[in-house]
Context: one part of a larger RNA
RNA sequence: GAAUGAACGCUGGCGGCGUGCCUAACACAUGCAAGUCGAGCGAGAAAGUUCCCUUCGGGGAGCGAGUACAGCGGCGCACGGGUGAGUAACGCGUGGGUAACCUACCCUCGAGUGGGGGAUAACUCGUCGAAAGGCGGGCUAAUCCCGCAUACGUCCCGCAGACCCAUGUCUGCAGGAGAAAGAUGGCCUCUGCUUGCAAGCUAUCGCUCUUGGAUGGGCCCGCGUUAGAUUAGCUUGUUGGUGGGGUAAAGGCCUACCAAGCCGACGAUCUGUAGCUGGUCUGAGAGGACGACCAGCCACACUGGGACUGAGACACGGCCCAGACUCCUACGGGAGGCAGCAGUGGGGAAUUUUGGACAAUGGACGCAAGUCUGAUCCAGCAAUGCCGCGUGCAGGACGAAGGCCUUCGGGUUGUAAACUGCUUUUGUACAGAACGAAAAGGCUCUGGUUAAUACCUGGGGCUCAUGACGGUACUGUAAGAAUAAGCACCGGCUAACUACGUGCCAGCAGCCGCGGUAAUACGUAGGGUGCGAGCGUUAAUC
Numbered sequence: 001g002a003a004u005g006a007a008c009g010c011u012g013g014c015g016g017c018g019u020g021c022c023u024a025a026c027a028c029a030u031g032c033a034a035g036u037c038g039a040g041c042g043a044g045a046a047a048g049u050u051c052c053c054u055u056c057g058g059g060g061a062g063c064g065a066g067u068a069c070a071g072c073g074g075c076g077c078a079c080g081g082g083u084g085a086g087u088a089a090c091g092c093g094u095g096g097g098u099a100a101c102c103u104a105c106c107c108u109c110g111a112g113u114g115g116g117g118g119a120u121a122a123c124u125c126g127u128c129g130a131a132a133g134g135c136g137g138g139c140u141a142a143u144c145c146c147g148c149a150u151a152c153g154u155c156c157c158g159c160a161g162a163c164c165c166a167u168g169u170c171u172g173c174a175g176g177a178g179a180a181a182g183a184u185g186g187c188c189u190c191u192g193c194u195u196g197c198a199a200g201c202u203a204u205c206g207c208u209c210u211u212g213g214a215u216g217g218g219c220c221c222g223c224g225u226u227a228g229a230u231u232a233g234c235u236u237g238u239u240g241g242u243g244g245g246g247u248a249a250a251g252g253c254c255u256a257c258c259a260a261g262c263c264g265a266c267g268a269u270c271u272g273u274a275g276c277u278g279g280u281c282u283g284a285g286a287g288g289a290c291g292a293c294c295a296g297c298c299a300c301a302c303u304g305g306g307a308c309u310g311a312g313a314c315a316c317g318g319c320c321c322a323g324a325c326u327c328c329u330a331c332g333g334g335a336g337g338c339a340g341c342a343g344u345g346g347g348g349a350a351u352u353u354u355g356g357a358c359a360a361u362g363g364a365c366g367c368a369a370g371u372c373u374g375a376u377c378c379a380g381c382a383a384u385g386c387c388g389c390g391u392g393c394a395g396g397a398c399g400a401a402g403g404c405c406u407u408c409g410g411g412u413u414g415u416a417a418a419c420u421g422c423u424u425u426u427g428u429a430c431a432g433a434a435c436g437a438a439a440a441g442g443c444u445c446u447g448g449u450u451a452a453u454a455c456c457u458g459g460g461g462c463u464c465a466u467g468a469c470g471g472u473a474c475u476g477u478a479a480g481a482a483u484a485a486g487c488a489c490c491g492g493c494u495a496a497c498u499a500c501g502u503g504c505c506a507g508c509a510g511c512c513g514c515g516g517u518a519a520u521a522c523g524u525a526g527g528g529u530g531c532g533a534g535c536g537u538u539a540a541u542c
Stems, first nucleotide, its partner, number of pairs: 001542002004539001006538005013389006019382002021347001026345003030342003035075003040072002048063006082300003091225008101217002106213002110209004114148001116146003123138006154177003158173006182205006191198003226272003233263001235261001238260008275297004279290004302323005325336004353379001355378003361375001362373004392422004402413004428478005436469001441463008486531005491512003497526005507514002
C1' cells in the first nucleotide's frame, strides 16, 4: 500500500447493488417449511336455507352436495433447502476403464392388453386403555392381491460357427421359464337390444413385455492432494489361490479349506490439523495465504447401530433397537429431535423480521381447472462493503465584531461571515404513473384422427383475464438555502506550529523516543494538514 463475512471508539443526509452466527454439529417455546389425484375405488356428513306436518317439544322432504373430513390405491416424499461435525480417503481434482453394471418419469422401435378367483380398510357392533393407541366379530370396492391362457422380443440351459486383451462378445438351431388394468370424452358407420344405449365403433390417457436413446448414478484404475522421524517398523481376512455365498455389478465383499504372504526411509504405521475444487486476496511475476457469498462434488441430520419400502435411501421434517436429554402420566405407560424459514435462551468482540406473495422462474401431483411450495421473488433491519449524489452557487473590505498570537506597530482566523443576487439535486407536500404478463381461457380459419362436420389434437388470426413488490421506480407542480460534517493527526519517519497548564508527576508511544520549570512529542486552546458520510484503532493475510 492492498484487502476483510470483521469488531470497537467518535460521528452520521440520501440512493443503487451486494453481504450479514467466523463462537456452542449448544439446548430449543410457537407458527409455517410436502403434498397431490374424485378422469383408479368404496363410502359419505354438518351448519345454514326452502317447503310440508306439528301435541309447538319437534318431525319429514329438497337444496347445501356426491361438497367437507377420513379411508383404500397411484405418483411424489431419495428433488429442492441446511450444516461442515467427521474424513489425509479413489473423499476431491484431472484423465481413463466398465467384455463387471443399474436407471422411475421422458423420447423411440416392435408385440400385446384374453379369461377367472380372493382378501381388506373405510363402515358397523362389541371390548381394553388415563392417554398414545389397540383387540375381536360382521359387510364391501378398485389401476389392491393371486392363479390360468398366450409370448414378437426377453431370460435360462445345451449344441455349432465366427471374433477377441483372460474371465468373454456376436450369430444360428433345439428345449424350458415368465405378463398385463383399466379410466374418460364422443358417436350410431358395423354388431346386439333396437327410442336410445351398450359388452359395438372411435379418440385420448393408462397397463404388460421388449429395442434403441437421453438423463442420472454405481464400481475400478493412473497421476496430484497438510505437518511431525522427539512416530520405524506395520498387518492375521492380513496377501494370494480353490469351492461356495452375496450384489444391479468386478472384488476377502462374506465364508470353509490351502499356501505364507502383503506394506514400508520414493516415509508404511502412529499422532496433530483439515471437508475438496472452480476460485478469492495479495504480488510486476514466481510465489504466499485463504476456501464467507455464488457454482460442482462429498459427508452429516440429538449420539451409536440396523434394516424395511422403493427405479433410486440404509432416508433432515420415515421405521426399529440402545443411550443421553426434555415433556405428559391415572405410575401401568407414552411423546419429541430447527446443521429448513423466522424466532428464543446460551456462548461471544460480533452477525437481521416469529414480514408479504405464489405475480414471475422452477419443482410435486393432476387430462385440465387448479392445489401445495419459508425453493424462489420481494419487502424489513444493519454505513457491514462497493459505487453514485448532496450538505449550495456568484458577488462581497487595504479586511466588521469576537477568538488567538504579538516585538503592541500589527498579524491571523478571512471572502470566511454579515449583506446582495441566483439555483432547488436531496428532503417535504400534492398529482399522474409503469416494464416485469405471456402462456392458459373464449371466438374463428385451417391440418391430423375418424364412418363422422362429433370428441380429441397441431398451427394461424382476433379477443379477454391474471402483479406480492406498489401507488414503488419514473414524471410533473409548489414553497424555500431552506432538511444535511465529521474524524484523525501536526518531534523525525510523515503533509501540517504557536500559546497556556503540568513539572520524570499526570501522561504519550508503531519504531526512534518525549516529560525532572520556557515541552512544536503530555493536557487544553487558536491555527494548520489529511481523508470525508465517514474517520481512526484493533485483529489476522499478502
This is a predicted structure of a 542-nucleotide part of an RNA (small-subunit ribosomal RNA, 5' domain) from an uncultured bacterium. RNAcentral holds the full RNA, with entries from SILVA. The prediction has a mean pLDDT of 84. It matches the Rfam family "Bacterial small subunit ribosomal RNA".